[in-house]
RNA sequence: GCCCCGGUCGUCUAGCCCGGCCAAGGAUGCGGGACUCUCAAUCCCGAGACGCGGGUUCAAAUCCCGCCCGGGGCA
Numbered sequence: 001g002c003c004c005c006g007g008u009c010g011u012c013u014a015g016c017c018c019g020g021c022c023a024a025g026g027a028u029g030c031g032g033g034a035c036u037c038u039c040a041a042u043c044c045c046g047a048g049a050c051g052c053g054g055g056u057u058c059a060a061a062u063c064c065c066g067c068c069c070g071g072g073g074c075a
Stems, first nucleotide, its partner, number of pairs: 001074007010028004020058001030046005051067005
């Protein structure tokens, strides 16, 4: 230098290929509540994320371009 894969709540992960609701879902953690003599467990509620910039579109996490970061391969 070229090619491939990946980057989403604090953490892990689904969704991306094939654009579309409500509220981007789940687990764990966190905050509150119920239960309990108390704690744990269990149940309910809540906050919490699409790497950055641009483009296409009525509408982008998803498609296109550039860049950044991580991993792998070739030279």